[in-house]
Molecule: Lysine riboswitch aptamer
Organism: sheep gut metagenome
């Protein structure tokens, strides 16, 4: 100093399938109205297009659960800069996809709080709490403390 192989556990991800929920909502067709005034299309300002009652028809993404399969243990996730591509044009912004650099987080849980989402469901981010796996120290049945570029066998 390099290869290989592990290990942490409600582990991590995709992909299939089937179900609820989205919603009796959008959208289609009939009717009525047809001025006006409103509303919708992410925010803002023009422009553009639909339309606001009734009825009948009636869906889909994204988020979720269950099953199965496969690839793994920086598995992944997640913040920031950049560039590009959607979001009716159009400028500014905002969310979203994808690369690119950098940067944080061993791992699941639960509470509060912001973000998103129709949602009380979920997701993620930050602060804590207590468990958990690992290595050092140690006053060693326990305690403190560190961080995955770590830790444990083998090999060379």
């Nucleotide at each position: 100093u390099g290869a290989u192989a592990g290990a942490g556990g409600c582990g991590c991800a995709a992909a299939g399938c089937u179900u609820a929920u989205c919603a009796g909502u959008a959208a289609u067709g009939u009717g009525a109205a047809a001025a006006a005034c409103g509303g919708u299309g992410c925010g803002a300002a023009a422009u553009c297009a639909c339309u606001g009652c009734a009825c009948a028809c009636g869906a889909a993404a994204g988020g979720a659960a269950g099953c199965u399969u496969u690839g793994c243990c920086g598995a992944a996730a997640u913040c920031u800069u950049c560039a590009g591509g959607g979001u009716a044009u159009u400028u500014c912004g905002g969310c979203u996809c994808u690369g690119u650099a950098g940067g944080u987080u061993g791992g699941g849980a639960c509470a509060c709080g912001g973000c998103a989402g129709a949602a009380u469901a979920u997701g993620u981010c930050g602060u804590g709490u207590a468990c958990u796996g690992u290595c050092a120290c140690a006053u060693u049945u326990u305690g403190u403390g560190g961080a995955g570029c770590g830790c444990u066998a083998u090999c060379g």